RNA sequence: GGGUCUAUAGCUCAGCUGGUUAGAGCGCGUCGUUGACAUCGACGAGGUCGACCGUUCAAGUCGGUCUAGACCCA
Numbered sequence: 001g002g003g004u005c006u007a008u009a010g011c012u013c014a015g016c017u018g019g020u021u022a023g024a025g026c027g028c029g030u031c032g033u034u035g036a037c038a039u040c041g042a043c044g045a046g047g048u049c050g051a052c053c054g055u056u057c058a059a060g061u062c063g064g065u066c067u068a069g070a071c072c073c074a
Base pairs, nucleotide, nucleotide: 001073002072003071004070005069006068007067010026011025012024013023019057028044029043030042031041032040050066051065052064053063054062
């Protein structure tokens, strides 16, 4: 330098064929339970879906550019 893939909650990830509320597990907080802790149960907080632009009535999802990371070729 060329190519492929990945980027969604603090972490690991799902999200189908674009569709009206963005989810799971772990973690975190509160409450219950306990003498206390753990476990368990209930409830809750936490997201500008990597950035920008475009397509569309509508974008996490499609297209382009960029950024970061992984891998392959040279």